Predicted 3D model of a 349-nucleotide part of an RNA (small-subunit ribosomal RNA, central domain) from a metagenome. The RNAcentral record of the full RNA draws on SILVA. Rfam family: Bacterial small subunit ribosomal RNA.

[in-house]
Context: one part of a larger RNA
RNA sequence: CUGGGCGUAAAGGGCGCGUAGGCGGCCGAUUUAGUCAGGCGUGAAAGCCCGGGGCUCAACUCCGGAAUUGCGCUUGAUACUGGUUGGCUUGAGUACGGGAGAGGAUAGUGGAAUUCCCAGUGUAGAGGUGAAAUUCGUAGAUAUUGGGAAGAACACCAGUGGCGAAGGCGGCUAUCUGGACCGUAACUGACGCUGAGGCGCGAAAGCGUGGGGAGCAAACAGGAUUAGAUACCCUGGUAGUCCACGCCGUAAACGAUGAGUGCUAGACGUCGGGGCUCUUAGAGUUUCGGUGUCGCAGCUAACGCAUUAAGCACUCCGCCUGGGGAGUACGGCCGCAAGGUUAAAACUC
Numbered sequence: 001c002u003g004g005g006c007g008u009a010a011a012g013g014g015c016g017c018g019u020a021g022g023c024g025g026c027c028g029a030u031u032u033a034g035u036c037a038g039g040c041g042u043g044a045a046a047g048c049c050c051g052g053g054g055c056u057c058a059a060c061u062c063c064g065g066a067a068u069u070g071c072g073c074u075u076g077a078u079a080c081u082g083g084u085u086g087g088c089u090u091g092a093g094u095a096c097g098g099g100a101g102a103g104g105a106u107a108g109u110g111g112a113a114u115u116c117c118c119a120g121u122g123u124a125g126a127g128g129u130g131a132a133a134u135u136c137g138u139a140g141a142u143a144u145u146g147g148g149a150a151g152a153a154c155a156c157c158a159g160u161g162g163c164g165a166a167g168g169c170g171g172c173u174a175u176c177u178g179g180a181c182c183g184u185a186a187c188u189g190a191c192g193c194u195g196a197g198g199c200g201c202g203a204a205a206g207c208g209u210g211g212g213g214a215g216c217a218a219a220c221a222g223g224a225u226u227a228g229a230u231a232c233c234c235u236g237g238u239a240g241u242c243c244a245c246g247c248c249g250u251a252a253a254c255g256a257u258g259a260g261u262g263c264u265a266g267a268c269g270u271c272g273g274g275g276c277u278c279u280u281a282g283a284g285u286u287u288c289g290g291u292g293u294c295g296c297a298g299c300u301a302a303c304g305c306a307u308u309a310a311g312c313a314c315u316c317c318g319c320c321u322g323g324g325g326a327g328u329a330c331g332g333c334c335g336c337a338a339g340g341u342u343a344a345a346a347c348u349c
Base pairs, nucleotide, nucleotide: 004320005319006318007303008302012317014201015200016199017198021194022193023192025088026087027086028085029084030083031082033081034080035077036076037075038074039073040072041071042070049065050064051063052062053061054060091191092188093187094186095184096183097182098181103177104176105175106174107173108172109171110154114150115149116148117147118146119145120144121143125136126135162169163168206247207246208245209244210243211242215241216240220236221235222234223233258316259315260314261313262312263311266294267293268292269291270290271289272288273287274286275285276284277283278282298305299304322349323348324347331342332341333340334339
């Protein structure tokens, strides 16, 4: 080097865009670089290996052969790969016509609830729990009615429904904006796939500056419980949660399943679009794209997966190699910090 793997045993990068590189559709022509065959030269000797000879044998040594898997030159072959060139349309993209959607950003706006404030009614409790107490209340609480303020989140609709690459996205309206899908088959003519580095995005918590602060609530305080109770329960309560800008860059970032393409029984649901048929405002059937459940072949250690594969194949990337030490130390890079990332060894079982 080859050989094995990555849903749950060790192992898929959190996700995308994309550089180098790797790989790449159909039909011709040309070249002969790769490739294949033959020839020539070279590949020192010794050694190794094979067949013999000489020392009584062996070690040792002599002779011959083979080998030296390589390189150069040359002749030929032309299927495949590559180069050049011409063409094609099925891959990919464009155009046009449609409809769907919590996709993103900004601005505005609505009602319910909560808390607080003011006023009215009203009087002794309220609250909370397993039971209580801390707590609030005769300075008038709780309850109830009217008015006002504030912040945050959007009940029903709501659905293994939808959208997004992932993180994620849910009141309503407007503006700006990304992507996907269906139909037509008009245009380009392989423009493709993957992607080391790189760049960007990336929940929550956390950090910086400035705002905001209703509810909730780490820390903290008190009350209970308990042998104790630095908890679970209760009453309070600050960071934070919210906004703007800038960092952080992690996660059970999960489908614990990388991306792309082709192929391989079906059945039933559901979402978006199209065609056809009909007793047409619905049903049947078919097709394309998504999302689920079950299930054959096949696969799997089993569980299970099964056209949304974990089946059958190919291309490219990432990753694994006994447990602990350890995702740690050291060093580098990044960060304001917290820390992140890259990543060992001794020792031990």